[in-house]
Molecule: small-subunit ribosomal RNA
Organism: uncultured bacterium
RNA sequence: AGAGUUUGAUCCUGGCUCAGGACAAACGCUGGCGGCGGGCCUAACACAUGCAAGUCGAAGGAGAAGGAAGUUGCUUGCAAUUUCUGGAGACUGGCGCACAGGUGAGUAACGCGUAGGCAACCUGCCUUUUACUGGGGAAUAACAUCGCGAAAGUGGUGCUAAUACCGCAUAAAGCGUUGAGUUCGCAUGAACUCUUCGUUAAAGGCUUCGGCCGGUAAGAGAUGGGCCUGCGUACUAUUAGCUAGUUGGUGAGGUAAUGGCUCACCAAGGCGAUGAUAGUUAGGGGGUCUGAGAGGAUGGUCCCCCACACUGGAACUGAGACACGGUCCAGACUCCUACGGGAGGCAGCAGUGAGGAAUCUUGCGCAAUGGGCGAAAGCCUGACGCAGCCACGCCGCGUGUCGGAAGAAGGUCCUAUGGAUUGUAAACGACUUUUGAUAGGGAAGAAUCCCCGGGUUUCGAUCUGGGUUGACGGUACCUAUCGAAUAAGCACCGGCUAACUCCGUGCCAGCAGCCGCGGUAAUACGGAGGGUGCAAGCGUUGUCCGGAAUCAUUGGGUGUAAAGGGUGCGUAGGCGGGCCACUAAGCCUGGGGUGAAAUCCUGCCGCUUAACGGUAGAAUGGCCUUGGAUACUGGUGGUCUUGAGUACAGAAGAGGUCGGUGGAAUUCGUAGUGUAGCGGUGAAAUGCAUAGAUAUUACGAAGAACACCAGUGGCGAAGGCGGCCGACUGGUCUGUAACUGACGCUGAGGCACGAAAGCGUGGGGAGCGAACAGGAUUAGAUACCCUGGUAGUCCACGCCGUAAACGAUGUAUACUAGGUGUUGGCCUUCGGGUCAGUGCUGCAGUUAACGCAUUAAGUAUACCACCUGGGGAGUACGUCGGCAACGAUGAAACUCAAAGGAAUUGACGGGGGCCCGCACAAGCGGUGGAGCAUGUGGCUUAAUUCGAUGCAACGCGAAGAACCUUACCUGGGCUAAAUCCACAUUGCAACCUCUGGAAACAGAGGGUUUCUCCGGAACGAUAUGGAAGGUGCUGCAUGGCUGUCGUCAGCUCGUGCCGUGAGGUGUUGGGUUAAGUCCCGUAACGAGCGCAACCCUUGUCCCUAGUUGCCAGCACAUAAUGGUGGGAACUCUAGGGAGACUGCCGGUGACAAACCGGAGGAAGGUGGGGACGACGUCAAGUCAUCAUGGCCCUUACGGCCUGGGCUACACACGUGCUACAAUGGGCAGUACAGAGGGCCGCAAAGUCGCGAGGCCAAGCAAAUCCCUUAAAACUGUUCGUAGUCCGGAUUGGAGUCUGCAACUCGACUCCAUGAAGUCGGAAUCGCUAGUAAUCGCGAAUCAGAAUGUCGCGGUGAAUACGUUCCCGGGCCUUGUACACACCGCCCGUCACACCAUGGGAGUGGAUUGCACCAGAAGUGGAUAGUCUAACCUUCGGGAGGACGUUCACCACGGUGUGGUUCAUGACUGGGGUGAAGUCGUAACAAGGUAACC
Repeated sequence: AGAGUUUGAUCCUGGCUCAGGACAAACGCUGGCGGCGGGCCUAACACAUGCAAGUCGAAGGAGAAGGAAGUUGCUUGCAAUUUCUGGAGACUGGCGCACAGGUGAGUAACGCGUAGGCAACCUGCCUUUUACUGGGGAAUAACAUCGCGAAAGUGGUGCUAAUACCGCAUAAAGCGUUGAGUUCGCAUGAACUCUUCGUUAAAGGCUUCGGCCGGUAAGAGAUGGGCCUGCGUACUAUUAGCUAGUUGGUGAGGUAAUGGCUCACCAAGGCGAUGAUAGUUAGGGGGUCUGAGAGGAUGGUCCCCCACACUGGAACUGAGACACGGUCCAGACUCCUACGGGAGGCAGCAGUGAGGAAUCUUGCGCAAUGGGCGAAAGCCUGACGCAGCCACGCCGCGUGUCGGAAGAAGGUCCUAUGGAUUGUAAACGACUUUUGAUAGGGAAGAAUCCCCGGGUUUCGAUCUGGGUUGACGGUACCUAUCGAAUAAGCACCGGCUAACUCCGUGCCAGCAGCCGCGGUAAUACGGAGGGUGCAAGCGUUGUCCGGAAUCAUUGGGUGUAAAGGGUGCGUAGGCGGGCCACUAAGCCUGGGGUGAAAUCCUGCCGCUUAACGGUAGAAUGGCCUUGGAUACUGGUGGUCUUGAGUACAGAAGAGGUCGGUGGAAUUCGUAGUGUAGCGGUGAAAUGCAUAGAUAUUACGAAGAACACCAGUGGCGAAGGCGGCCGACUGGUCUGUAACUGACGCUGAGGCACGAAAGCGUGGGGAGCGAACAGGAUUAGAUACCCUGGUAGUCCACGCCGUAAACGAUGUAUACUAGGUGUUGGCCUUCGGGUCAGUGCUGCAGUUAACGCAUUAAGUAUACCACCUGGGGAGUACGUCGGCAACGAUGAAACUCAAAGGAAUUGACGGGGGCCCGCACAAGCGGUGGAGCAUGUGGCUUAAUUCGAUGCAACGCGAAGAACCUUACCUGGGCUAAAUCCACAUUGCAACCUCUGGAAACAGAGGGUUUCUCCGGAACGAUAUGGAAGGUGCUGCAUGGCUGUCGUCAGCUCGUGCCGUGAGGUGUUGGGUUAAGUCCCGUAACGAGCGCAACCCUUGUCCCUAGUUGCCAGCACAUAAUGGUGGGAACUCUAGGGAGACUGCCGGUGACAAACCGGAGGAAGGUGGGGACGACGUCAAGUCAUCAUGGCCCUUACGGCCUGGGCUACACACGUGCUACAAUGGGCAGUACAGAGGGCCGCAAAGUCGCGAGGCCAAGCAAAUCCCUUAAAACUGUUCGUAGUCCGGAUUGGAGUCUGCAACUCGACUCCAUGAAGUCGGAAUCGCUAGUAAUCGCGAAUCAGAAUGUCGCGGUGAAUACGUUCCCGGGCCUUGUACACACCGCCCGUCACACCAUGGGAGUGGAUUGCACCAGAAGUGGAUAGUCUAACCUUCGGGAGGACGUUCACCACGGUGUGGUUCAUGACUGGGGUGAAGUCGUAACAAGGUAACC
């Protein structure tokens, strides 16, 4: 410090997620030791048991047990008794119990923090100072006794003491009071001195007799508290008004003290947008965690403060409480009970139950520190010190160290079978002993108090020697011995993020923090091996901060991503021009106080180190106070003119309101003319019209809107404003520089204006026109189109208050290059200048980009408004406004990992432009109809093997299924056949015969190898092992091969340039081409794969060669024939060359490329044809050609055999053949090819057969022989338009050939039979020249079996105006919400499941307001009842007190009625989510009616 995630990719916006740190944690797995810390966050829920606050006999009375010494009795060790001692359990009294300890319920508050104040206060014990401590009195507990009660407890009578209680005396001093004075304070006032009068005290105990401890009054201090104040201190405005003791005053009461704290009277105030009141939540702080910091979160342990003590209320005592282990009352709960009554309060320490994910021992000790009491010893102390439990955290240590390669075994992986890895790891050797075990030694913490001495001192404090005191503690620590001995796990390994393989599983099981993995080769699931990280821990979960600049003060934004209010006026507020002076609030600077300690940081030190601790320092951004400075801001005073305004003179304008008025058009009415249609549409129909429409003419009526002018022209704040005239009226601009003198800017609330639609009342209503009706369209059409048509649109008045109210751009001011239009002024030297608007273009700058750019989205300032992921939702609830419709304000649950902006490349469009192709058109011939052949689907079947499935499957794999093929089925039988290796045994085997069998096979018989140097070798057989075999699966694991777009003209790269980037440029543009072909232009310049050419073939010529081919000339021979001699001219053969290049001429073009025409030429613009197929697309096809990973089968999914099937047959489709006939069929005759094939072959001639073919057989491994008569054609004849002399299917019979074998299931021949079919619906295919059409020939495969396929030649056309349309393709451009790319994306209802939520008759809780009732205990007041020790008394009584009664206040409680809130509720509303439901197709392209508000 960043990373992952939206996209095909990019940049941005923006959310989600991760890596870090932390924790009072919990859970899972695991666990050796020690130190230091921590340990009910939940039920402030309920608590058994024990302990947690006592102490003082030197305050007091009384005095048990025990001890000592006596006396008496005698039983001589017992009883009684006396004195002394002792001090238990109680009691009176004093002090303490208000501390310490716990908890965080309440509290949003002077509660806390910080800084101050008290001239408005108190303070036990302590320190210090001053002065006292005299003399009396009356009781009472204990105790004794009598009662009541179950108990708790309690009553009566009697006795007694005090440092308990009460008078009196004294009064330095205090307090009150009178007067006088001094000093001080901001003020009310305060302090001090003197003075008058009044008033208020006391307690003794111990003693070594020195004194010590007390007591009283008062001053001062210290400590601790009380009260007041400034500032700070959570969220909600969907809480906006609150308040009657309320705010203040006077007086009184009350308190330690101020004060409405309380009361009486008077006044009517007080608080609040700087957030009162209300609601919700919460103890506050030092600190802690995090963070660079600012901040954010938090408040456990430790420290400070507060509050509370079962819940609520109340007071008493006291220095201090309204009191955790006190009292009283009420309530709930628990316990005891004799039913009459009583007792209790762990939020003290342990502990129990409950709750919960979760939190410990009913331990030891007062040795230390501290506290209470005491003169002290001492006692008490669950404070505290220690120990126990828990890896809860932090820190430290260990689980060995060194060597050791046969790189062991085993495991794992690999199948490259060699090895690799685990791995120096182990074994093994040497060493060490922290820890551990055993044994021995053994601290510090201890200083005291006290006692005994000493020294010192007035005394005390202090100093010193000795003795005494340790829970922890069998401790820490040290030493010895033993022996590697006792000690490693957890998570992770797809990316983020360090770490990879195998097996299993097969969208299952599962994982997952985000993205996402898993559908048969998963580095993502589970296991294993290996690895990585951390380590006595490791992971997970939860929470907080960080990253997050993702609430932005530091440090963000608002044209299009979320976000500028619809517009103005203006209140509060914020901000504010130049100069001078004063002030000193802000600001700056110095001093003082405070900012507790601990913590953090730094230095040093102590535990072996560290954690931890000690000590010192620094720091504590703050607040208070006191000096100084005056630039800036503020305040005050003065002044100025440039901001702002006024005046005067001009100017433009659909600015506004009101009243008039005009013409065109439309509709209607009347009348005329006139006749059959009009109207409307894509086409129609509804509609109107013979009762006379439409059309046309004239006149009249009505309402609404104002053509041309008209313009990115004008005006207005915005909405908005348009004929003409008038009235009233607002603003703006220019010029002059006369006046005022900062009067300004912005503007939360507020007020006003505010399109259209809508609402109310009353008018008006021509046209248009929601709703509605009809007609069309359509699958439907509640739409688009048409015919009608009501509200409305118009006017007046009043509401509404919203719009994509947009420049999606708040207002104001200043500054920052230009160019060019335009509106209105002014000036002008007529060039132009200047002011105010309004546009375009463009630099710097800016922006994510697009863009903006003096009219900013630039640079700055001031103020306001608004935003913080998408959806839910501008919804719900609440409130406010409105007549309503609705508007304003405005959430949450839940859900997703995106939603979004700009730009890029593609693809697509019922977008545009240009261009091409048998794409259409123009033609010719077909298919689709028939029969048959063949392939496919389907159906059937034991099987009908498998694959191919739009174009690009379907006469395809298959260039040929009777067996074989064959993969399928039935049945029979085998565990092998082929090959190789190792080892062992052996000498056979082939072959033949017979039997059984469908065969395979089984059985029997015959048969008994070769070479040799006699060791053996070759070959074969048998057995075992390795292994083999599979047309089994996966073409979506693959190679190879192929199809297709497409023989379309495209696809890219290097360097450079442009862009943040994806990417662009080049490759676009102007021409041209079959072509990204070429030329020109050009931030591009070049290059590559494609195109073309090079290759083959064909067309012309030449050269060479001349057999098997040829024969012109010369001969020979024949019935005839290159048959022969010979020839090498020709044809031909097959080698090599030439030729064609827009080369030449003319024109067009841009002087180019090129195109058009022409010449010559066999051929002319790639001459014709072929081979050749760029980057890529289709997970296209093929695991069944072959190869191959993985998986699967192994007496079977392998291998053999027989028979069957692949040939089935209601039907559907594709591809073909033959036809339907006369351009023809039959018959007869005659002619002309090319290219191939041939020894398991082609086969002549001859001969037989009607024929298929048979017999015999020459020749030929081929320019020689054979297949081999080519057929259409031509000549002649017949048929005469018919189901025929067309057509040949089907069937019967008879044969031929191939082959072991033609039944299922071959081809062919002959005789007979003679079906459909008379040119084919919708639709659809091929072809542009030697092509289509038509005619035959050959070959591959093959024993046989083509209408198929591949080739060959013969005959040989028609048409193309042209590119509007259909299909496909190329380039440019445009839109896009598509990128699996339009076979895309996507919306809403309905149906189903689940989830949260609103309404809801209500129901049940919680809390609270108001009114009223009620009124315990207590306090205060009153008191005529009862009782009454201290004092007074005139002895009667009084004063005072207690009880009782009563009044006031008041807790609980009750009644009624409201508010808020939570839960629940039949039913109901919408919302969200959910691989394959229904209906449509609204949006994205002109989305097929542009979309949207």